[in-house]
Context: one part of a larger RNA
RNA sequence: CUGGGCGUAAAGCGCGCGUAGGCGGACCAAUCAGUCAGAGGUGAAAUCCCGGGGCUUAACCUCGGAACUGCCUUUGAUACUGUUGGUCUAGAGUUCGAGAGAGGUAAGUGGAAUUCCCAGUGUAGAGGUGAAAUUUCGUAGAUAUUGGGAAGAACACCAGUGGCGAAGGGCGGCUUACUGGCUCGAUACUGACGCUGAGGUGCGAAAGCGUGGGGAGCAAACAGGAUUAGAUACCCUGGUAGUCCACGCCGUAAACGAUGGAUGCUAGUUGUCAGCAAGUAUACUUGUUGGUGACGCAGCUAACGCAUUAAGCAUCCCGCCUGGGGAGUACGGUCGCAAGAUUAAAACUC
Numbered sequence: 001c002u003g004g005g006c007g008u009a010a011a012g013c014g015c016g017c018g019u020a021g022g023c024g025g026a027c028c029a030a031u032c033a034g035u036c037a038g039a040g041g042u043g044a045a046a047u048c049c050c051g052g053g054g055c056u057u058a059a060c061c062u063c064g065g066a067a068c069u070g071c072c073u074u075u076g077a078u079a080c081u082g083u084u085g086g087u088c089u090a091g092a093g094u095u096c097g098a099g100a101g102a103g104g105u106a107a108g109u110g111g112a113a114u115u116c117c118c119a120g121u122g123u124a125g126a127g128g129u130g131a132a133a134u135u136u137c138g139u140a141g142a143u144a145u146u147g148g149g150a151a152g153a154a155c156a157c158c159a160g161u162g163g164c165g166a167a168g169g170g171c172g173g174c175u176u177a178c179u180g181g182c183u184c185g186a187u188a189c190u191g192a193c194g195c196u197g198a199g200g201u202g203c204g205a206a207a208g209c210g211u212g213g214g215g216a217g218c219a220a221a222c223a224g225g226a227u228u229a230g231a232u233a234c235c236c237u238g239g240u241a242g243u244c245c246a247c248g249c250c251g252u253a254a255a256c257g258a259u260g261g262a263u264g265c266u267a268g269u270u271g272u273c274a275g276c277a278a279g280u281a282u283a284c285u286u287g288u289u290g291g292u293g294a295c296g297c298a299g300c301u302a303a304c305g306c307a308u309u310a311a312g313c314a315u316c317c318c319g320c321c322u323g324g325g326g327a328g329u330a331c332g333g334u335c336g337c338a339a340g341a342u343u344a345a346a347a348c349u350c
Base pairs, nucleotide, nucleotide: 004321005320006319007304008303012318014203015202016201017200021196022195023194025088026087027086028085029084030083031082033081034080035077036076037075038074039073040072041071042070049065050064051063052062053061054060091193092190093189094188095186096185097184098183099182103179104178105177106176107175108174109173110155114151115150116149117148118147119146120145121144125137126136163171164170208249209248210247211246212245213244217243218242222238223237224236225235260317261316262315263314264313265312268295269294270293271292272291273290274289275288276287277286278285279284299306300305323350324349325348332343333342334341335340
């Protein structure tokens, strides 16, 4: 390279946007670049192949043929692809009318709880555990209880295989402002404007880093008490970074549906969310569109299982895999303040 694959065996980039490129709806006409056919030229010799011949044979040498699958020129064919021109509406988008939503950003605001402070009542214990502790708090008045105040963080019930988001367990009290997308209905408009996407670029949990704030609770590190043969742990009492905010970095996760994106086709049954239509209909029934679940036929699969939200049947584009270890390591490059990230081998070994 030809292949075979990627849910769990090796393998889908964490996720978007998008450049080049690849691929691309229906009809008509032109063209003949690709494509197909014919003819001519060329395709050195040797080699290879086939049939003869010569060395005693063979290797070897030699003669003839075929072949040299290619290129060029020319004459045709015109279905398909391309190109050019024109037309269309089934893809895509715009418009109008409705709808749902923890989608995003900013500002304001609310109650419960926790801790602390002040004051009152009150007196000897309280905490904590499997049991405890000469750990800790308390006669300098704790725990309990009542009233007042402060602070920071998180939003009980509603709450749901529920909703929204491209993804990331990302988004959940309430109000306001600004703002992205989605769905349904109408079918007025544009007329293939589409799909994918190497590089590129943006977003991207937690932890971590820089500067400045903040610090109630929780809590790596750390200290002490237990447990234990030991206990650098599990349990307990404390407790600093951190967790929170603003700005800037980091760019990774079992970033998972371990399942790339798009389009078409292929039995059903049942729940749920958001719409629409009809049947007198807020409630019921039927139909329909889009999402989200359960089961299940054909088919697929090594099996498990998947099954109109495919892992079925097909087409297009991208990414990735090629025995285990060495190793996602070394070296080099790029990025980063650093931590490190990314790209990525070999010797050797089984």
Predicted 3D model of a 350-nucleotide part of an RNA (small-subunit ribosomal RNA, central domain) from an uncultured marine bacterium. RNAcentral holds the full RNA, with entries from ENA and Greengenes. The coordinates come from a structure-prediction model, not an experiment, and the mean pLDDT is 83.